[in-house]
RNA sequence: CUUAUAGUUUAAUCCUGGCUCAGAAUGAACGCUGGCGGCGUGCCUAACACAUGCAAGUCGAACGAAGGCUUCGGCCUUAGUGGCGCACGGGUGCGUAACGCGUGGGAAUCUGCCCUUGGGUUCGGAAUAACAGUUAGAAAUGACUGCUAAUACCGGAUGAUGUCGUAAGACCAAAGAUUUAUCGCCCAAGGAUGAGCCCGCGUAGGAUUAGCUAGUUGGUGAGGUAAAAGCUCACCAAGGCGACGAUCCUUAGCUGGUCUGAGAGGAUGAUCAGCCACACUGGGACUGAGACACGGCCCAGACUCCUACGGGAGGCAGCAGUGGGGAAUAUUGGACAAUGGGCGAAAGCCUGAUCCAGCAAUGCCGCGUGAGUGAUGAAGGCCUUAGGGUUGUAAAGCUCUUUUACCCGGGAUGAUAAUGACAGUACCGGGAGAAUAAGCCCCGGCUAACUCCGUGCCAGCAGCCGCGGUAAUACGGAGGGGGCUAGCGUUAUUCGGAAUUACUGGGCGUAAAGCGCACGUAGGCGGCUUUGUAAGUUAGAGGUGAAAGCCCAGAGCUCAACUCUGGAAUUGCCUUUAAGACUGCAUCGCUUGAAUCAUGGAGAGGUGAGUGGAAUUCCGAGUGUAGAGGUGAAAUGCGUAGAUAUUGGGAGGAACACCGGUGGCGAAGGCGGCUACCUGGACCGGUACUGACGCUGAGGCGCGAAAGCUAGGGGAGCAAACGGGAUUAGAUACCCCGGUAGUCCUAGCUGUAAACGUUGAGCACUUGGUGUGGCGGGUAUCGACCCCUGCCGUGCCGAAGCUAACGCAUUAAGUGCUCCGCCUGGGGAGUACGGUCGCAAGGCUGAAACUCAAAGGAAUUGACGGGGGCCCGCACAAGCGGUGGAGCAUGUGGUUCAAUUCGACGCAACGCGAAGAACCUUACCUGGGUUUGAACUGCUGGGGACCGGUACAGAGAUGUACUUUUCUUUCGGGACCCUAGUAGAGGUGCUGCAUGGCUGUCGUCAGCUCGUGUCGUGAGAUGUUGGGUUAGGUCCCGCAACGAGCGCAACCCUUGCCCUCUGUUGCCAUCAGGUAAUGCUGAGCACUCUGAGGGGACUGCCGGUGAUAAACCGGAGGAAGGUGGGGAUGACGUCAAGUCCUCAUGGCCUUUAUGCCCAGGGCUACACACGUGCUACAAUGGCCGGUACAAAGGGUCGCAAAACCGUGAGGUGGAGCUAAUCCCAAAAAGCCGGCCUCAGUUCGGAUUGGAGUCUGCAAUUCGACUCCAUGAAGUUGGAAUCGCUAGUAAUCGCGGAUCAGCAGGCCGCGGUGAAUACGUUCCCGGGCCUUGUACACACCGCCCGUCACAUCACGAAAGUCGGUCGUACCCGAAGUCGCUGCUCCAACCCGCAAGGGAGGAAGGCGUCGAAGGUAUGGCUGAUGAUUGGGAUGAAGUCGUAACAAGGUAACC
Repeated sequence: CUUAUAGUUUAAUCCUGGCUCAGAAUGAACGCUGGCGGCGUGCCUAACACAUGCAAGUCGAACGAAGGCUUCGGCCUUAGUGGCGCACGGGUGCGUAACGCGUGGGAAUCUGCCCUUGGGUUCGGAAUAACAGUUAGAAAUGACUGCUAAUACCGGAUGAUGUCGUAAGACCAAAGAUUUAUCGCCCAAGGAUGAGCCCGCGUAGGAUUAGCUAGUUGGUGAGGUAAAAGCUCACCAAGGCGACGAUCCUUAGCUGGUCUGAGAGGAUGAUCAGCCACACUGGGACUGAGACACGGCCCAGACUCCUACGGGAGGCAGCAGUGGGGAAUAUUGGACAAUGGGCGAAAGCCUGAUCCAGCAAUGCCGCGUGAGUGAUGAAGGCCUUAGGGUUGUAAAGCUCUUUUACCCGGGAUGAUAAUGACAGUACCGGGAGAAUAAGCCCCGGCUAACUCCGUGCCAGCAGCCGCGGUAAUACGGAGGGGGCUAGCGUUAUUCGGAAUUACUGGGCGUAAAGCGCACGUAGGCGGCUUUGUAAGUUAGAGGUGAAAGCCCAGAGCUCAACUCUGGAAUUGCCUUUAAGACUGCAUCGCUUGAAUCAUGGAGAGGUGAGUGGAAUUCCGAGUGUAGAGGUGAAAUGCGUAGAUAUUGGGAGGAACACCGGUGGCGAAGGCGGCUACCUGGACCGGUACUGACGCUGAGGCGCGAAAGCUAGGGGAGCAAACGGGAUUAGAUACCCCGGUAGUCCUAGCUGUAAACGUUGAGCACUUGGUGUGGCGGGUAUCGACCCCUGCCGUGCCGAAGCUAACGCAUUAAGUGCUCCGCCUGGGGAGUACGGUCGCAAGGCUGAAACUCAAAGGAAUUGACGGGGGCCCGCACAAGCGGUGGAGCAUGUGGUUCAAUUCGACGCAACGCGAAGAACCUUACCUGGGUUUGAACUGCUGGGGACCGGUACAGAGAUGUACUUUUCUUUCGGGACCCUAGUAGAGGUGCUGCAUGGCUGUCGUCAGCUCGUGUCGUGAGAUGUUGGGUUAGGUCCCGCAACGAGCGCAACCCUUGCCCUCUGUUGCCAUCAGGUAAUGCUGAGCACUCUGAGGGGACUGCCGGUGAUAAACCGGAGGAAGGUGGGGAUGACGUCAAGUCCUCAUGGCCUUUAUGCCCAGGGCUACACACGUGCUACAAUGGCCGGUACAAAGGGUCGCAAAACCGUGAGGUGGAGCUAAUCCCAAAAAGCCGGCCUCAGUUCGGAUUGGAGUCUGCAAUUCGACUCCAUGAAGUUGGAAUCGCUAGUAAUCGCGGAUCAGCAGGCCGCGGUGAAUACGUUCCCGGGCCUUGUACACACCGCCCGUCACAUCACGAAAGUCGGUCGUACCCGAAGUCGCUGCUCCAACCCGCAAGGGAGGAAGGCGUCGAAGGUAUGGCUGAUGAUUGGGAUGAAGUCGUAACAAGGUAACC
């Protein structure tokens, strides 16, 4: 000084775990945009090829010569000889996994120029280039002859020091120039600098690379080098390296540093600096102090160029530049002014090193694009709830400033005497004028920032999650907003976040992860104690850790970036000193770890051997007769040739009932009748003995269920495959009848399992309770028990602690230590390839491409189950009556049609909307009309009453004609109407999946929740569960719960009893009157009744049961008894349930039409199918006659009496009634009497013919009713299915709404009036608890595999084409080295000379040797007809495997 998360698996939760984002960075690139300056940076790709120019020269004070100039003093230029340099500087990163680099050491070396010291610098000689001549060639370049100099070359002398040698002694040098001061030269020593060599440590990945190596390892000798050394050679020995990773393959220059990170780390190695390597590719040496040499040489090869075809030339990975490659990287610039380098005595020359400039927002840093004021909150834009809001003090306007840019003038530092490319630059002064200067990205969440329009799963977006299918803050545009700013975004890459490889700092029961188990090698770790040592360890000191960079302090550019100075740091290595605890090593001991010894008992421990009984099957025999067996039910199979059954006898194989037990033993796999032999281990208690001998254990080795394999036996039962029978849509299955391998034994192999406690081994520590097996101690006893206690095993429950939770808990999943194994998202895949093992099957080892954003664990709430428990309901059962069959009515589907309007579709559509379609209704069709409209509102202009009536045309709407005529006034006009225009009307048009409201349904089922508290990390739980009870979450008790709300119940209506009041239109007991009769009348209100108010029923009382509760059962009383009967009342919610055609309403569509008016038609069709009803099929009936008893309703556009007419529907008539008064109104079944007598009938009434009545403008399509005639189907209804538990079902009639008319439907009313319920097993629906779950759109769920199609990547494959590395052989360039050298040669020697000698050269031969060739291998890449599986895709095909007991439990 320093440490941050977030999104995404789920209905929700916690965890595991991956993916993704926010940060920083870059030699970057791309898109949009772009004012200035400073400082940096700029081919990451093709070590691809290069035109052109430049990048290394210099010295005349080494030398001769040529040319030029001259003031004759000399000077200048230079090709050549010679010297020095060219081994530096500059570039690049191919190669290299290496002493290459880093760091620290070492000894056997060299070092031009430089410094110091000592000494010397003498005498001679022979050539040669240039030059001249001749000559070859196109050229490059030569050849021959002749001349000449030197600091070029050679010899002699001297030789201190030096080298060699034990010594004596031997050997080795030089160069001069010159204006006399210097510069040189030689020998030697030392220094400095630079270089070479050796070593320790560190420095990638792969074991699907495990063995490598013949100069290889060492020695002796020789050679060689500046120098150690197999560096090289000869000989000798057989070594050397390697799981602490040799060899091989792939990749890579290394470092200081750079980026990131809290750090530890990770990634990286541009610019700057150090080292290395390379210079077209490969090989080689020469020269030299230094090279095996970027701008030198030779050879080979590829390529390019010149050529007269004979031959030659070249090497930008120097600076610029060109082509090419690529997403991509600059000027063929200036100067040697500075810094530095080379040469020179120097002046100086050279210097694409360098210093500068140019280009590029490529990066970092700095500055600017104006400042103040300014509300009519301007205009415009956008939004709007239409009011307003926002853009916004923003603009305009006014005042001010001038950084930058522009113009003018001055003008440096860098230079010390001179010399300035940069450059008239930096900087300074003056001037004019807001003048020259803003963009990019984003706005669903993460993540700062929201609205409108367009689009309509399209177009598109997207980093992840995900947006888009008509109201998109997610696409595109706009307005507004947010962020950064001369930049902003995107892409790529690195680190971070990621504790997601965990050293710091993770895990392995169930999420990925403990080897199946033991033994054991290496290794790792290791009890108590003495002494020593000092390797580890700690501390001090010294050396080193280059500079730059980072950090700190200061300084210089106006600041900053940048630069400079100093410090700190550089965590490392080496040397040395000290300490002596701990570890190591050595050592003296110890006994507690471990092992040994003797004793004891326990045990399905193991191997081989022997032996026993029960049972199955088979064989023989007896008895005996028709079945037996098997199943859900059957059948195949067996049986009259005698089965099954039964009795006894025999054979054979396999397995061992009971005991038997979360009992025992074993390392695991595993082990079970009995007997004995052999044998392993553990345990208890005991003393003795050894003295750390221990633990773990990579490789290794052994054991290792079942199945399987080989060979040989054996074979009773069982039983893959297989056959048959069933089941089924199918059934290669489940079930049944058979049945072979196999199961058994011997010998071998295999080596895997859900080999599981899904929990590696060992040691130690840490509260308890309770069983059980083995051994022991104490107490007690005659003894066996009991009780207390120790050790070893084996279970259960639980504390702390741990855990994501579940759970574990002295047998740990707690707390620690040691060692081993293993994991790092899902799929692909335990697959492919390779290796290895195996007879095979297969095992072990074990990837990648590609693909997904999850996959997963535990637990929660629901839902579901062909899971369980409890309970309820006309749910079943018990009954009664129906439907389904017939005819008709009605609704629906379908079909038809110009139209058959629309909606409703399991329950919960279908006599439903529709409480009533002839017109109307009416929404549909055809045709005729109309366009501000049939109805509504406002405004403007014009005109006038409007309404009504008549006539004509027309199907009518409508049109035409005639007639009739206002009110008010402040005289402008207004009310009202018509007309023209404009806003707008209208729509039963669409969307019920945009909505409100209303409704159905689960269901009148008993549930649904909340507050506080408590529990849980949390979702959540508790309460609401439990024991009882109830119609009920009703009540009681218990309980970490205590309370509360919506539901239940009650309160409401009606009905059943009584009382009070009321008393007409109701009533009539008593009294009176009257009638043929009647409450008809008076009187009355007792009763009935009306309709108001009360009472009454509360488990209140008694008994029993129950827990002394709640409650239930029985009883009494009572009109009524346990919510008395019925109704209204419908919790939280479910079904995107129904309705835009009741109404309301967003959006969309239409506007001479999808609006409005009218006539006719249609909704009434008809092969057919379904639902709901009516009437029947008859005698419990039909018909005829007589006769009795209701309730509830309706009535003035009405109900209608009496009376009369008609067979009847009905008509005439009109009393009465606005209704407890009158009317509809007859109730019917019933009862009494008669006829019918079992038949298609005196049942049944369809259909049809005829004749009528009524309503209505109208009855044809298309009404109801009446009469006469006709007299169909139908004789109780298949599978299936509906309603109903008491005044109910069944049966009988009556009334009402709608309505002109039309009722078999609907809604009500009363009359008569049953049967049955043992019970909850089953079907259906529901409630509660529990269980499983891979479901949560919730089982109408989820989901698997083949096949078909498309796309993608991969494997195999006859082969084919490359690359690379070996091995063997052939050829063998240049060149070094060796040998030779008859040819050639000036220096030295001999010689007068000729010549000879010494020495050398060419040439030749040989060793090694690059490229090349031949042959043969390894590895690797590409490709390949075909083929294999894999992945992904829209709504394909077939089945239903898994998830629930998934319908045969699942899985290995």
Predicted 3D model of a 1452-nucleotide RNA (small-subunit ribosomal RNA) from an uncultured bacterium. The coordinates come from a structure-prediction model, not an experiment, and the mean pLDDT is 85. Rfam family: Bacterial small subunit ribosomal RNA. Rfam links the family to the GO terms ribosome and structural constituent of ribosome. RNAcentral holds the sequence, with entries from ENA.